[in-house]
Context: one part of a larger RNA
RNA sequence: GCCAGGGAGUGUAUUUCUGUGGCGAGGAUAACCCCACAAGGGGCAUCCGCAGGGAAACCGACAAGCCCGCAGCUUGCGAGGGGCGGGGUGUGAAAGCGCCCGGAGUCACAGGGAUACGACCCGAAGCCGGACGAUCUAUCCCACGGCAUGGUGAAGCGGGGGUAAAACCUCGUGGAGGCCAGAAGAGGUCUUGGGUACAACCACUCUCUUGACCGGGGGAUAGGGGUAAAAUGCUAAUCGAGUCCGGCGAUAGCUGGUUCCUGCCGAAAUGGGCCGCAGUCCAGCCUCGGCGGAGAUGGCCUGGGCGGUAGAGCUACGGAUAGGGAGCUUAGGGUGAGAAAUCGCUCGGCUCUCUGUCCAACUCCAAACGCCCAGGCGUCGUAGAUGCCGAGGAACGGGAGUACUUGGGGUAAACUUGUACUCCGAGAGGGGAACAACCCUGACCAAAGUUAAGGUCCCUAAUGCCGUCUCAGUGUUAAAGGGAGAAGAGUGUCCGCAUCCUAAGACAGCAAGGAGGUUGGCUUAGAAGCAGCAAUCCUUCAAAAAGUGCGUAACAGCUUACUUGUCAAGGAUACGGGCCUUGAAAAUGGACGGGGCUAAGGCGGCUACCGAGACUUUGGACGCUCGAAAGAGUUGUGGUAGGCAGGCGCGCUGGCAGGGCAGAAGCUUUCCCGUAAGGGGAAGUGGACCUGACAGCGACGAGAAUCCUGGC
Numbered sequence: 001g002c003c004a005g006g007g008a009g010u011g012u013a014u015u016u017c018u019g020u021g022g023c024g025a026g027g028a029u030a031a032c033c034c035c036a037c038a039a040g041g042g043g044c045a046u047c048c049g050c051a052g053g054g055a056a057a058c059c060g061a062c063a064a065g066c067c068c069g070c071a072g073c074u075u076g077c078g079a080g081g082g083g084c085g086g087g088g089u090g091u092g093a094a095a096g097c098g099c100c101c102g103g104a105g106u107c108a109c110a111g112g113g114a115u116a117c118g119a120c121c122c123g124a125a126g127c128c129g130g131a132c133g134a135u136c137u138a139u140c141c142c143a144c145g146g147c148a149u150g151g152u153g154a155a156g157c158g159g160g161g162g163u164a165a166a167a168c169c170u171c172g173u174g175g176a177g178g179c180c181a182g183a184a185g186a187g188g189u190c191u192u193g194g195g196u197a198c199a200a201c202c203a204c205u206c207u208c209u210u211g212a213c214c215g216g217g218g219g220a221u222a223g224g225g226g227u228a229a230a231a232u233g234c235u236a237a238u239c240g241a242g243u244c245c246g247g248c249g250a251u252a253g254c255u256g257g258u259u260c261c262u263g264c265c266g267a268a269a270u271g272g273g274c275c276g277c278a279g280u281c282c283a284g285c286c287u288c289g290g291c292g293g294a295g296a297u298g299g300c301c302u303g304g305g306c307g308g309u310a311g312a313g314c315u316a317c318g319g320a321u322a323g324g325g326a327g328c329u330u331a332g333g334g335u336g337a338g339a340a341a342u343c344g345c346u347c348g349g350c351u352c353u354c355u356g357u358c359c360a361a362c363u364c365c366a367a368a369c370g371c372c373c374a375g376g377c378g379u380c381g382u383a384g385a386u387g388c389c390g391a392g393g394a395a396c397g398g399g400a401g402u403a404c405u406u407g408g409g410g411u412a413a414a415c416u417u418g419u420a421c422u423c424c425g426a427g428a429g430g431g432g433a434a435c436a437a438c439c440c441u442g443a444c445c446a447a448a449g450u451u452a453a454g455g456u457c458c459c460u461a462a463u464g465c466c467g468u469c470u471c472a473g474u475g476u477u478a479a480a481g482g483g484a485g486a487a488g489a490g491u492g493u494c495c496g497c498a499u500c501c502u503a504a505g506a507c508a509g510c511a512a513g514g515a516g517g518u519u520g521g522c523u524u525a526g527a528a529g530c531a532g533c534a535a536u537c538c539u540u541c542a543a544a545a546a547g548u549g550c551g552u553a554a555c556a557g558c559u560u561a562c563u564u565g566u567c568a569a570g571g572a573u574a575c576g577g578g579c580c581u582u583g584a585a586a587a588u589g590g591a592c593g594g595g596g597c598u599a600a601g602g603c604g605g606c607u608a609c610c611g612a613g614a615c616u617u618u619g620g621a622c623g624c625u626c627g628a629a630a631g632a633g634u635u636g637u638g639g640u641a642g643g644c645a646g647g648c649g650c651g652c653u654g655g656c657a658g659g660g661c662a663g664a665a666g667c668u669u670u671c672c673c674g675u676a677a678g679g680g681g682a683a684g685u686g687g688a689c690c691u692g693a694c695a696g697c698g699a700c701g702a703g704a705a706u707c708c709u710g711g712c
Base pairs, nucleotide, nucleotide: 001712002711003710004709005708006707011117012116013115014114015113016112017111018110019109020108021107022106023105026048027047028046032042033041034040052059053058062085065084066083067082068081072077073076086101087100088099089098090097091096120257121256123254127247128246129245130244131243132242138221139220140219141218142217144215145214146213147211149181150180151179152177156173157172158171159170160169161168185208186207187206192203193202194201223239225235226234227233260647261646262645263644264643265642270283271282272281273280274279285393286392287391288390289389290388291387295380296379297378299377300376301375302374303373304372305371306370307369311365312363313362318359319358320357322355323354324353325352326351327350328349332347333346334345335344336343337342398424399423400422401421402420403419404418407417408416409415429440430439431438444620445619446618447617448616449615450614454610455609456608457595458594459593464606465605466604467603468602469601475597476596488582489581490580492579493578494577495576496575498573499572500571501570509566510565511564512563513562515539516538517537521533522532545560549558550557621637622636623634624633625632626631648701650698651697652696653695654694656692657691658690659689666685667684668683669682670681671680672679673678
């Protein structure tokens, strides 16, 4: 890992609701007794109900008077229902207010909940108690055993020297030391290998080896205790509190798991509270049942009200605020004149005025829009709505898109936080290459057809035509993730519009001319069109500047403006727009989905076709409505949590009815029936039990739980 078997909402008590049944102003007994297989009978207690109000003392209520009215009968009745009226009691001076009153309960069984218990199942780390452990290890006590060989050579002692004597020196002797090297022995440093190896073992390497050494034996200390040259180390491969058993099914707002089918409806991820934030309670939301009996209303229109946001404004207030002008004021600051009084200037303050600004906590204004009321339209409703009551339940981790002239916060975010709607969640199908929430469209089943979004060169179902643009492989991408491509620039190209020139010849090219006063004046070494300054006239002309650029030391020279000729048809400028180019940088080689495409790209138009579970048609099933039924009608039938309903299967029991050695159960293969759970038949195998309908009772349905046991 697979297979088989096992494996999770149960029981009791109390309580509540629903259903069925008994009795009913009553209902039921408990222990126990009698009888006994059971059944049955008794059980005067007690429990619930038959009256409430009040803390209490205490007091103590409609068998019904009037009206409306559903079903039904019928225009008036009218169970139930509703509105009045009346009553009890508490409080109060009273008025008033609170609770209550015109009789339905109770017992049993079954089912849905709640509470207490292990309470659907498995799962802690832990806490406490009592025992068992020092054969491992820590320390201590008792007695015992062990340590090759070699090196070094302390004290002391002896000889010699030396001294007054010593000290001292020297040679021997001697054999000290938590001394040195290193076996046995002890240890376990580094690295690699071996070993099933992320542990414990082995080898290599390494440390110690007369000592605080090593070892065998006997003994002591025990769990918040021991022991510890102290590491929270060790205390039997277990240690921030040993192990075993018990309390124990501890508790777990946490994780995982929780077993057959179908039908109907179908959520919430919000508001508020909580030592509340992984939870729970109330409301909101879903489901089921009941009551009631006629209106309800999200949309649109009209009318009447309410509002202070967006915007805007500010000589309309509060506050902020740039520059100027005028006036006033002062007891203000600075400064000047003056002996001083005082005066002038300036800064400041206030007022007026001109120009220019701003505000969530400013508003003279003021939308869109929202809300309320009324009427109309539309929609829903006697197939029973809106509403009311009861029971059950999930959920309280949400997410995305669009709008809110850029909502608020934030540089931004698959960011955060709002309001509204939609979608995913809980929604399949088609498209978007692939892709929860983007586009189309809400899947009962089967078949056929038609379309939607999106597409029609090949992969790949389906297309052609017309006009125009683009040469950049631009593009072939609705958007987004997964990048996008900006301002600006372009004598790339196309279009539009305006003005001007142009057959009296434009524009470009080519040819010719481009002169004189004059080297103008000033300046300057020089300044002659052309360093610089000021000025910029006149003449001849078809035209020619007191000069456009190059050039010279200064001249010269070349050239331009300007004019003519030649040529022969458009040209110049400004603005706007389309496509395109540029602007444009990221890490393995790469992305229009790919191939590829010059259209199979862009824009505009026409046309046909393809393309979903959508729509249509046919047949069928279920739900709902009507109906006694037959049957008819139909707006219905996606669905997680979840509610409700109806079924299938397994085991056992009861009576009833059956099958079986002429072959039961089980198993294998196969066929048929049912929407399904499942049911039935045949053949083979097997070799002794099995089943149906009805009713009752359940340790009743397996794929998952790092599930348990076994097998492979």
Large-subunit ribosomal RNA, domain II from a Candidatus Woesearchaeota archaeon, 712 nucleotides, folded computationally. It matches the Rfam family "Archaeal large subunit ribosomal RNA". Clan: LSU clan. The RNAcentral record of the full RNA draws on ENA. The prediction has a mean pLDDT of 81.